[in-house]
Molecule: transfer RNA
Organism: marine eukaryotic metagenome
RNA sequence: CCGAUGUAGCUCAGGGGUAGAGCAAUUCACUCGUAAUGAAUAGGUCGUGAGUUCGAAUCUCACCAUCGG
Repeated sequence: CCGAUGUAGCUCAGGGGUAGAGCAAUUCACUCGUAAUGAAUAGGUCGUGAGUUCGAAUCUCACCAUCGG
């Protein structure tokens, strides 16, 4: 200097219209008890800042971090 990635505790979807899954966590049911199973709940300033837009996680720019060249 170039490219890729950055979203829940972890792994990842979502590529303009109020953010989701699996696992993990909590509660309840079931059980003599545990595990398993089922139901529910909680958990996110979408890396930071600015711009475009009626509206940005999504598009543009800069910066930061990680990885590769």